[in-house]
C1' cells in the first nucleotide's frame, strides 16, 4: 500500500479443547477440539503464459519493444478451505417517537487483527 459479506474438506495421528488477545454474546466440539502428517480443493496476491477495439514511453519505412490497464489459464511461491475477520466494544449519523431518553436495528468512519 491492496484486500478482508464470494469461494473451497476428506483421511491418518492425537485426546480436550477451539472460534487472535480482553470482556460480553453466540457457536463448533467424544458422531472426536487444538496441534502435526498425507491427499484433495478454493482463490488469483507474487511469478509465469496467452489475448485485448485501451493508455503512456522509446525506437521506427513497414512495425516492434517496455510499462500500465483489462480478460483468461493455473505447472511454480505464499495464503486460505464452519458461521462477514462469527458478532459487539470507539466516534458520528439515521430509523422507531406527539416530543425526548433508554433499548434495539441499520449506515459510515476509526481501532485491533489476518493475508499478500
Nucleotide at each position: 500500500c491492496a484486500u478482508c459479506c464470494a469461494g473451497a474438506g476428506g483421511g491418518g495421528u492425537g485426546g480436550a479443547g477451539g472460534g487472535a488477545c480482553a470482556u460480553g454474546g453466540c457457536c463448533c466440539u467424544a458422531u472426536g477440539a487444538a496441534g502435526c502428517c498425507c491427499c484433495g480443493g478454493c482463490a488469483a496476491c507474487c511469478a509465469u503464459c496467452a489475448g485485448g477495439a485501451c493508455g503512456g514511453c522509446c525506437g521506427u519505412u513497414g512495425c516492434g519493444g517496455c510499462c500500465g490497464c483489462u480478460u483468461g489459464a493455473a505447472c511454480g511461491g505464499u495464503g486460505c478451505c464452519a458461521a462477514u475477520u462469527c458478532c459487539a466494544u470507539c466516534a458520528g449519523g439515521c430509523u422507531c417517537c406527539a416530543g425526548a431518553a433508554a433499548a434495539a436495528g441499520c449506515c459510515u468512519g476509526g481501532g485491533a487483527g489476518a493475508u499478500g
Model confidence (mean pLDDT): 81 of 100. Predicted 3D model of a 116-nucleotide RNA (SAM riboswitch aptamer (S box leader)) from a soil metagenome. The model forms 90% of the base pairs in the Rfam consensus.